[in-house]
Small-subunit ribosomal RNA, 5' domain from an uncultured bacterium, 528 nucleotides, folded computationally.
The prediction has a mean pLDDT of 81.
Rfam family: Bacterial small subunit ribosomal RNA. Gene Ontology terms of the family: ribosome and structural constituent of ribosome.
The RNAcentral record of the full RNA draws on ENA, Greengenes and SILVA.
Context: one part of a larger RNA
RNA sequence: GAACGAACGCUGGCGGCGCGUUUUAAGCAUGCAAGUCGAGCGGCAAGAGUACUUCGGUACUCCUAGAGCGGCGGACGGGUGAGUAACACGUGGAUAACCUGCCCCCGGGUGCGGGAUAGCCCAGGGAAACCUGGAUUAAUACCUCGUAAGACCACGCUCUGCAGGGAGAGUGGGAAAAGGCGCUUCGGCGUCGCCUGGGGAUGGGUCCGCGUCCCAUUAGCUAGAUGGUAGGGUAAGAGCCUACCAUGGCGACGAUGGGUAGCCGGCCUGAGAGGGUGAACGGCCACACUGGAACUGAGACACGGUCCAGACUCCUACGGGAGGCAGCAGCUAAGAAUCUUCCGCAAUGGGCGCAAGCCUGACGGAGCGACGCCGCGUGGACGAAGAAGGUCUUCGGAUUGUAAAGUCAUUUCAGGGAGGAAGAAUAAGCUAGUCGUAAUAUGGCUAGUGAUGACGACCCUUCCAAAAGAAGCUCCGGCUAACUACGUGCCAGCAGCCGCGGCAAUACGUAGGGAGUAAGCGUUGUUC
Numbered sequence: 001g002a003a004c005g006a007a008c009g010c011u012g013g014c015g016g017c018g019c020g021u022u023u024u025a026a027g028c029a030u031g032c033a034a035g036u037c038g039a040g041c042g043g044c045a046a047g048a049g050u051a052c053u054u055c056g057g058u059a060c061u062c063c064u065a066g067a068g069c070g071g072c073g074g075a076c077g078g079g080u081g082a083g084u085a086a087c088a089c090g091u092g093g094a095u096a097a098c099c100u101g102c103c104c105c106c107g108g109g110u111g112c113g114g115g116a117u118a119g120c121c122c123a124g125g126g127a128a129a130c131c132u133g134g135a136u137u138a139a140u141a142c143c144u145c146g147u148a149a150g151a152c153c154a155c156g157c158u159c160u161g162c163a164g165g166g167a168g169a170g171u172g173g174g175a176a177a178a179g180g181c182g183c184u185u186c187g188g189c190g191u192c193g194c195c196u197g198g199g200g201a202u203g204g205g206u207c208c209g210c211g212u213c214c215c216a217u218u219a220g221c222u223a224g225a226u227g228g229u230a231g232g233g234u235a236a237g238a239g240c241c242u243a244c245c246a247u248g249g250c251g252a253c254g255a256u257g258g259g260u261a262g263c264c265g266g267c268c269u270g271a272g273a274g275g276g277u278g279a280a281c282g283g284c285c286a287c288a289c290u291g292g293a294a295c296u297g298a299g300a301c302a303c304g305g306u307c308c309a310g311a312c313u314c315c316u317a318c319g320g321g322a323g324g325c326a327g328c329a330g331c332u333a334a335g336a337a338u339c340u341u342c343c344g345c346a347a348u349g350g351g352c353g354c355a356a357g358c359c360u361g362a363c364g365g366a367g368c369g370a371c372g373c374c375g376c377g378u379g380g381a382c383g384a385a386g387a388a389g390g391u392c393u394u395c396g397g398a399u400u401g402u403a404a405a406g407u408c409a410u411u412u413c414a415g416g417g418a419g420g421a422a423g424a425a426u427a428a429g430c431u432a433g434u435c436g437u438a439a440u441a442u443g444g445c446u447a448g449u450g451a452u453g454a455c456g457a458c459c460c461u462u463c464c465a466a467a468a469g470a471a472g473c474u475c476c477g478g479c480u481a482a483c484u485a486c487g488u489g490c491c492a493g494c495a496g497c498c499g500c501g502g503c504a505a506u507a508c509g510u511a512g513g514g515a516g517u518a519a520g521c522g523u524u525g526u527u528c
Base pairs, nucleotide, nucleotide: 001528002527003526004525006524007523008522009521010520013376014375015374016373017372018371019369020368021334026332027331028330030329031328032327035072036071037070040069041068047062048061049060050059051058052057079287080286081285089211090210091209092208093207094206095205098204099203103200104199105198106197107196108195109194110193111145113143114142121134122133123132124131125130152173153172154171155170157168158167159166160165179192180191181190182189183188213259214258215257220250221249222248225247226246227245228244229243230242231241232240262284263283264282265281266277267276268275269274289310290309291308292307293306312323313322314321315320340366342365343364344363348362349360350359351358352357380408381407382406389400390399391398392397413469415464416463417462418461419460420459423455429449430448431447432446433445434444435443472517473516474515475514476513477498478497479496483512484511485510486509487508493500494499
């Protein structure tokens, strides 16, 4: 000198864009943060209507809420950095050792049946959480049978590849499905699905080369340890696991141990080389009160799922139960220190749904904080009787100083009024064309038309009034830009270094003047 997720002191007008618990991965009251589908299924409280009525109700129809079975999603999105010195990350490869729901392209199929079970009803237990028994019922839930290829398995054959692989035909074995909705001239058509095969895309798993902090005052470490055979296991290679056999394997090119730490793109500094760093944003990893485990699933060993153990908190009728903010706000504590228990799904994106739509503390916005960067303003021109006052003085004057007053013109920003745009693209629907069809049905595609704004009276334009509402902070001995007077008298004090202060202190304190910077200025801390 530059920089900062800063803090502290003094001061503080506006706007834009960013950023905001770096400490205790400490504990959390409350609300919200993941649901959706009635076009998969049975069914229905309340409500409305009709009929009957002994006026208590009963039966039927319509209509749906909540709950239930089922499907998809809850593995994304959001948070944090504890752990991790490791194929965790970065970079470059390998997979002839692998998987991939939804999506896209191509091919084939979707036949016949069956038994249950939630819900509802009845009964029982419990303070509650919840649980048990009986009866009954549906499905795109579950299961049998049939059919089925080039998928899979076994056998042998041919072609091909650097490789254990790929391709082809043959024989045998064995494996599937689900329907819903719309239109219909009842023949069928369309659409969303379902099963199966091939390919793609996307996302992942695994392996390898190289790179990745400090300590040798850590020098030896290792029994599933190193390798083999056989078997198991996984989507997949492998001591990944097991049995048996052998005795290997690593290490001064730093093993092992200890300490510290998420890694990177980047960021800061620097002419560069390098050094420091890993906030915000983006990629990867790891974690979800602590430890362990699996289930479901295409995907988890799963933040707002399950089970077990532990610590802690809460409820209890004392028998037993409930919970997990490192999601968004917010609270307590800690600390030098870090925000609203806000608005909205209008936009972008996501989940579900044919759709309408529902959900979305992702996100879009607003609020608080000069925390940072950038921009603007606090006025402009003229104005010498160089006013008054202040300060200094050699008492002549000098300086503050065109500064003020005064005159003239202006009104950015803030304030008030009026007007106007953009963020909105399209969806359903409608119209037209076209494809398709037996069809001027539905339907697909194209074009046109066609609702919706949280922000928010924020922004833009214009009008109104009056200079009207807006300047501080640090420094002035040298380094280092900027000096005098008074007070003090090695006192009080200053100080980054050198050093000032003991009676004329440009170094302390105050005043005047000056220098620097400016809505900031200094100090402290940290890095180069």